[in-house]
RNA sequence: AGAGUUUGAUCCUGGCUCAGAUUGAACGCUGGCGGCAUGCCUUACACAUGCAAGUCGAACGGCAGCACGGACUUCGGUCUGGUGGCGAGUGGCGAACGGGUGAGUAAUACAUCGGAACGUGCCUAGUAGUGGGGGAUAACUACUCGAAAGAGUGGCUAAUACCGCAUGAGAUCUACGGAUGAAAGCAGGGGAUCGCAAGACCUUGUGCUACUAGAGCGGCCGAUGGCAGAUUAGGUAGUUGGUGGGAUAAAAGCUUACCAAGCCAACGAUCUGUAGCUGGUCUGAGAGGACGAUCAGCCACACUGGGACUGAGACACGGCCCAGACUCCUACGGGAGGCAGCAGUAGGGAAUCUUGCGCAAUGCGCGAAAGCGUGACGCAGCAACGCCGCGUGGAGGAAGAAGGUCUUCGGAUUGUAAACUCCUUUCAGUUGGGACGAGGCUUCGGCGUUGAAUAGACGUUCGGAGUGACGGUACCUUCAGAAGAAGCCCCGGCUAACUACGUGCCAGCAGCCGCGGUAAUACGUAGGGGGCGAGCGUUGUCCGGAAUCAUUGGGCGUAAAGCGCGUGUAGGCGGCUCGGUAAGUCUGCUGUGAAAGUCCAGGGCUCAACCCUGGAAUGCCGGUGGAUACUGUCGAGCUCGAGUCCGGAAGAGGCGAGUGGAAUUCCUGGUGUAGCGGUGAAAUGCGCAGAUAUCAGGAGGAACACCAAUGGCGAAGGCAGCGCGCUGGGACGUGACUGACGCUGAGACGCGAAAGCGUGGGGAGCAAACAGGAUUAGAUACCCUGGUAGUCCACGCCGUAAACGAUGGGCACUAGGUGUGGGGGGUGUCGACUCCCUCCGUGCCGACGCUAACGCAUUAAGUGCCCCGCCUGGGGAGUACGGCCGCAAGGCUAAAACUCAAAGGAAUUGACGGGGGCCCGCACAAGCAGCGGAGCAUGUGGUUUAAUUCGACGCAACGCGAAGAACCUUACCUGGGCUUGACAUGUGCCUGAUCGCUCUGGAAACAGGGUUUCCCUUCGGGGCAGGUUCACAGGUGGUGCAUGGCUGUCGUCAGCUCGUGUCGUGAGAUGUUGGGUUAAGUCCCGCAACGAGCGCAACCCCCGUCGCAUGUUGCCAGCAUUUAGUUGGGGACUCAUGCGAGACUGCCGGUGACAAACCGGAGGAAGGUGGGGAUGACGUCAAGUCAUCAUGCCCCUUAUGUCCAGGGCUACACACGUGCUACAUUGGCGCGUACAGAGGGCUGCGAUACCGUGAGGUGGAGCGAAUCCCUUAAAGCGCGUCUCGGUUCGGAUUGCAGGCUGAAACUCGCCUGCAUGAAGGCGGAGUUGCUAGUAAUCGCGGAUCAGCAUUGCCGCGGUGAAUACGUUCCCGGGCCUUGUACACACCGCCCGUCACACCACGGGAGUGAGCAACACCCGAAGCCGGUGGCCUAACCCGUAAGGGAGGGAGCCGUCGAAGGUGGGGCUCGUGACUGGGGUGAAGUCGUAACAAGGUAGCCGUAGCGGAAGCUGCGGCUG
Repeated sequence: AGAGUUUGAUCCUGGCUCAGAUUGAACGCUGGCGGCAUGCCUUACACAUGCAAGUCGAACGGCAGCACGGACUUCGGUCUGGUGGCGAGUGGCGAACGGGUGAGUAAUACAUCGGAACGUGCCUAGUAGUGGGGGAUAACUACUCGAAAGAGUGGCUAAUACCGCAUGAGAUCUACGGAUGAAAGCAGGGGAUCGCAAGACCUUGUGCUACUAGAGCGGCCGAUGGCAGAUUAGGUAGUUGGUGGGAUAAAAGCUUACCAAGCCAACGAUCUGUAGCUGGUCUGAGAGGACGAUCAGCCACACUGGGACUGAGACACGGCCCAGACUCCUACGGGAGGCAGCAGUAGGGAAUCUUGCGCAAUGCGCGAAAGCGUGACGCAGCAACGCCGCGUGGAGGAAGAAGGUCUUCGGAUUGUAAACUCCUUUCAGUUGGGACGAGGCUUCGGCGUUGAAUAGACGUUCGGAGUGACGGUACCUUCAGAAGAAGCCCCGGCUAACUACGUGCCAGCAGCCGCGGUAAUACGUAGGGGGCGAGCGUUGUCCGGAAUCAUUGGGCGUAAAGCGCGUGUAGGCGGCUCGGUAAGUCUGCUGUGAAAGUCCAGGGCUCAACCCUGGAAUGCCGGUGGAUACUGUCGAGCUCGAGUCCGGAAGAGGCGAGUGGAAUUCCUGGUGUAGCGGUGAAAUGCGCAGAUAUCAGGAGGAACACCAAUGGCGAAGGCAGCGCGCUGGGACGUGACUGACGCUGAGACGCGAAAGCGUGGGGAGCAAACAGGAUUAGAUACCCUGGUAGUCCACGCCGUAAACGAUGGGCACUAGGUGUGGGGGGUGUCGACUCCCUCCGUGCCGACGCUAACGCAUUAAGUGCCCCGCCUGGGGAGUACGGCCGCAAGGCUAAAACUCAAAGGAAUUGACGGGGGCCCGCACAAGCAGCGGAGCAUGUGGUUUAAUUCGACGCAACGCGAAGAACCUUACCUGGGCUUGACAUGUGCCUGAUCGCUCUGGAAACAGGGUUUCCCUUCGGGGCAGGUUCACAGGUGGUGCAUGGCUGUCGUCAGCUCGUGUCGUGAGAUGUUGGGUUAAGUCCCGCAACGAGCGCAACCCCCGUCGCAUGUUGCCAGCAUUUAGUUGGGGACUCAUGCGAGACUGCCGGUGACAAACCGGAGGAAGGUGGGGAUGACGUCAAGUCAUCAUGCCCCUUAUGUCCAGGGCUACACACGUGCUACAUUGGCGCGUACAGAGGGCUGCGAUACCGUGAGGUGGAGCGAAUCCCUUAAAGCGCGUCUCGGUUCGGAUUGCAGGCUGAAACUCGCCUGCAUGAAGGCGGAGUUGCUAGUAAUCGCGGAUCAGCAUUGCCGCGGUGAAUACGUUCCCGGGCCUUGUACACACCGCCCGUCACACCACGGGAGUGAGCAACACCCGAAGCCGGUGGCCUAACCCGUAAGGGAGGGAGCCGUCGAAGGUGGGGCUCGUGACUGGGGUGAAGUCGUAACAAGGUAGCCGUAGCGGAAGCUGCGGCUG
C1' cells in the first nucleotide's frame, strides 16, 4: 500500500466482498512447563448454609462462664468480684467507610472551569472554662402473658446516661437598654498536709464544655461540553417575576397568601427511544469512528414503592416504620426474611471459577495500650480465556533402504527424513540445601526530654528476644536417560501451497467471484506441499481498508443528485478611506488539567510479559499583561456596487372593453342529377323525401393564413388579426442626486401548461368515453363513419409535467471568428447605402482549460469568492403508516422488513433492423424444359417384426456412407458350438509332426477314427508345428460434446490480417475510409500514414490457331498395286507425341481528371478473365464422421469376443424426397441408309462360321491392344403405314415357356419369347434447373461386379434453341452509414395479468399486554399543625394538697405511597379475511418496450380495457 466482482472488450460511476488489528469471548480438533494478568457481557431472576462490623472494664452497675488466690468443707463440693479478665446490660465511638451492582437517570448525573449564601465528628493551632446540685433507669430480682418472636407489672441500682442552678472571654438575638445559653470525668504516680476510711490534695496524661482559625470532607449555584428521532412543534398555572409569611446548615417558588402575565422554543423547547458519566480502551498516518470489563474518580441503587428517626454526616446494602409481591415458621392467635458483600445453589444462557488459607504484609474501625475485628486485602485453587517466555533434542549419516504415492515404466518424490554413530540434559521426574517479603511491629534492657520524681509519657535504635498465610515455595544442587512432551488449518483466483483415485448438477463446497451434469489442482480420501505452532481454525463484536457522509477529503448536463418560477423574513456573506475599542485572532507569564495508562529514559524479576522511579505530554478551561494586520463593533467620511430623476426608441409583456375578414358547420331559397363520402382495399354513413357540386342570403361559435425568422417580450408557466384605454419590466444615452441602501435566502407568501373538479353560461369545428364498420387467430387498438364530456367564457379550486439548457442565484477574471434583434457614437453623404467602434440581448464555430467520455468553451460544464437546494448501490418505493393541504381526483412530507451482486453512464468492436445509400449473383424479371397429379425404380420417415444392423436430419439428411445385401458381405435376429481364443508377440512344460487323402455322426461349425509323414545339429539342443500355463488377444461396444485426420457449408464470396508510425486514459481507430473503376481490397487519384502477408489475378492441365521435330499400329495428295491404305512408297494433309509461337487494352478514335479505366474500331484462329478444369484466405456452424483409419478415457472377458446354419437388412395401411417411362402425329411402327467421341479388355474382350424366333449356345481366329475385340452409335435422312381412338399411344401387372451366372435364384437376381395390357389425355397450392455449344434432346462407355443399374453415379460425343426491358420487389452476399436495452449476438432481449409454492410487510371486526400522563375516590406509615377531656420523675410556686411550664398517648386536619374508577394518548403482540410486494425450473395468455420494434418513444393528467396497454389534451427529444 491494495485486490476480486457489472462488459465480447474498455473507461468511469457505484455497491458488495477479502487481506490487517482487536476481544471479559464462545464453539470444533488438539494440548508439555512456567510467569503475569483476567474470569455471569444473559434473569437489578430466586436463594439453602457459613462467614463479610465491631470495639472500649483506662465511662458504669456488675459477675453468667474460665483461670488464680482466699475461706469453708460431709472431700462430692460450697462460698467469696479479691485478682486476671469478662457473657449479657447501661454508656461512648464506629456502623454514612470499606465491599457489590449499573436497574434508574439525557440531567437533581458526569467532565472542565468558576462562584457565594453554608455545615463539619475524628485531626491541627490557639483562647477561655471544667463550680455546685438533682431525679431516674437497664442489668438484676419477684411475678404474669405468649407455641414462638417477644411483651407487661412491681421492686433495687451506677455512670463520661439524663436534668436544673452558678459563671460567661468568645458566641447568638437585640428595640442597643439588654436578653439567652456550657461542661464529666477517668487513669498512672505521690513527699508533705487533712481525713475513720474511701479519699481530699499535688502532679502527669487523657477526656469534657464554649469559642476562634486551619486542614480535609461535604451541601448549594453558574458557564461550557458530550446520544438519536421533527413521521415529537409548540410547551408551561407554582408555571415566570414581585411583596409578605414560613422552612433550611445555607441562596432560591424550596413552600404558602396576594399581585402581575410572564417564561422556554426552529441555535430544536416539549415528547419518545436509548444510555450510568469520566480518566481511558480498541482502531486509525492523522482527523476521526466505536466502546466505557478489569484499575482509578464521581453518581445512582440495595426485593418493589413511600416515609421519617438517630446522628457531625443517612432519608442508611448486612437500621427502623408502612404498603405490595414472594419465601419460610406456626399451637392458625401470630411471627420471620431480603447475597447487586465472599464462597456456594437453582434457573437463564453459546458462556464465566473454590461453600480454600491467613490477618504475616498493606489499609480501615475501636482502644492509653497490649490487642481484637476485618471474605477490604495478602495468598493458594480452577480455566490455553489473554499476553509473555521455554521445551518436545543437537551434530553426522546415500545402499538415496523398506514402505507409501505418482509415473511417459526410464524414473520421480517422501528424503538426511528414518535406521545407524557420536553428543547434550533446559523443562518435567528424583536427592539434598533453602530465601527476600520483617529496614516493620511487640517486648525486655540502655540513653535522652518532660516532671518534685528512680511514676508515667515521649524520643533514640545501642543490645537481646519474639513474630510468615503463601511454603519447604522461588532459587541453588545430586542422579538417570533422547529418555515423558505436536497439533491445527489451508493448497481454483484474491492468497503462500498439486497430483492420483472415488463421485457424476448426486453427495457436497462456498468470504466474494463461483465449483460439481464421466478425465473436478474448487466435493470426499490419499500422497505431497504451504502457513502458524501449544496452539490452530470457525462464529460473533468494533475500527481499518471505505475519499462508501468527504473538516482534513466527494459530488449534482447525460452515472444518484438544481426546489417549476419568483418576492422576501430569520440567518450567512459583504465596496473604499480615517479614527476609537480590543469581542474574535496572535503572543508572554501564570493557575488548572488527580493517580494509573500512552510515549521517552533509567532500574528490578536470568529475558520478556509484568513491576518500580523520574521526565515529557495532556490539543481544553480560567486569570493577567501585550500586539492591532484582518474580521467584529462604535463614530466620521467617499463614490466605483446598488438605486432615483431626465431623454428618444423597441417589443405576440399583462389586463379590460370593442372591432374585422377568410374558412368549417348549420338554416332558407335557386340551379341541377345520381351518386357522394371514405380507404391499402372496403364497409358502416349520407342521398331520388333530391345529397355531393354550385349560386345568393342568413345564424353561430372558435381560431387568427400570408408577414414569420436560426426573430421579439416575460421570473417561469407562457404570449400572435386590428385599433383604443389602463399597466409592469428591461436595454441604451446624458448629466444630476442618495451614499453600501448590497448578494443569497431555511421557514413564509405569491404565480404556475395541460388534464381534472364546482357553479352558471356557451357549443361551429375537434374529440377521451361510447356505438357501428373494417383489419385480425383475436383486435377491448392502429384505419373509417358517427359521437358525449371536454376544449371556449365568468367566478372559485387543483398545484402537477421530459414544468428541460435534464445545467440554482450573484459578482469578478480568462484567445478569437461569424450571423442576428435593440440603442448609441464615428467615417461618409444634400440625404441614404457602405464601413468602423461600443453597450445590452440572442445563435453557430472554435483556443487555453475542464470532462469518464460525449461534449462545454466570455450565454462555461474554465478559474475563484458568497449563499441556498439536493445526492450517497439496485429493487421494495416516491410505496405503507402518521401528519398537513384538497370538494374529489390526488398532492407534499416520507420509511422498514425482505431481496439481489449488481443496477448504471459514456464510448468501442461486432451482430441485427418490417433504417438509409451504393453494388453483385439464373436472386427476381424475360424465356426454355421440368417437379408437384399417374405407374414403376430408389432413398427416407412411420409402422411392423425375433431381427427388419448402424450412421446422415433446413439450405449443407433423404439414387447419401453403399463404385452394385441370394450365401459371403453383415455389423442385426434365432439356434448350435469354442474359451489363450478366428488373428499378434513373449514365456514355462509336454509332444513330433503339420499338410494331404479318406471313413463315421451332424444343418454346418465341429467331434471321433484310419492312412501318410519333417529339416539342421557341436547330439546339449534349435527351427517349424501341435497341446497346455501365464502375460495377453479381441470388440462395427460407449463417448465426433475428450481428439487427430478427412469432409461439408457460407463461398471462388472479396475479403482477413500484421509490422512500424500516428491518434485515443482505454477498448480501439488509422492503414482497409473517400472520388472513380473493376469479375476482384482489380487498378488509379486523394489521404497520417508507410509498407507487408494470407486471399484475387497469374504461374498448372484440357479445348480452340499456327510453326518446328518425329512418322507406327496412324494418314494417303501425287506415283505404282489393289475387293480392301491391302502392299510398295511418301511426310504434303489429317492425326498422334513433344517443343514452341500467339493476346498484351499492344494499335486507332471517343469519354474520363493529362489517371485507372470504359465504349467503339482495325488486325487476328481467338479481344478485353477466349471457353472449361484444378486451385477454397482468416474464420463460422461444439456442422459430419470413434462404422475407412488412428486415438484418450470408460465398459465386456466361458462374452458386448469368435465359428457355423438358417433368417433379416428386400416387411407395408401410409407420408415425403430424388429419378425413369409416359400421356402421343415435331409422334408410333416397319424397311432401307449415314456420321462420333471417350473408354475397357488375359480366371479378360472374344471375330468369321454354325444352331436357336430370341435371351443364348457350339466353337475358337486375333489381341496384354493408335494393330484384334467390345462396336450395329442413336436421334438424323429416305420410303411406307397408322389418323385422334385410352388408340398400332402407354407399358405397369400377371400367366406360361425358356436362357445365363452361381454350391444354391423360395424368401430375394438379371435376361428372352408368347400371352395379358393397369394408371395415365400434360398435372392444385407451390416449387427446381439453365444465359451458348448452354438448356432441351439422342445414344455410347466405364467403375463396382460370379451374376445383378434401359432408371443411380462418373464420363463421352451427336443434334442444337429461346430470352435478359431492367434492379421496384423475393432470396443470398459485399462495402459505407445510422439506431440498439442484442453479445450463447433477432431463433436476441423483454413487459404485464392469470395459476401454483414460499417469504416478509400493510389494512382489518376486534382482541391481549405494557408505558407515561389526566380527572375523581380511598388514604397506610410519617413529618408538620391543632386539640376538650386523659397521662406526666427532674424545673417553678407551694409546708402539703395541688397548680404551672413543658411533654406524651389519643383524636382532628394538610400533604401523602400503593390501590380503585373513568375517558383519552403512545407502544408492542395477535387476528377470520384482504391488499399489493419479493423470490421461484421447464406453466397459461398475449407482444407493450429495445431497430422507424413494425402505430416513434417518453412525461403529466383523464377515461377505458383479461393483461401488457389504448385513446384524448398539453409537453419533451433522451

RNAcentral holds the sequence, with entries from SILVA. A computed fold for a 1518-nucleotide RNA from a Bacillota bacterium, annotated as small-subunit ribosomal RNA. NCBI's taxonomy places the organism under Bacteria, Bacillati, Bacillota. Its Rfam family is "Bacterial small subunit ribosomal RNA".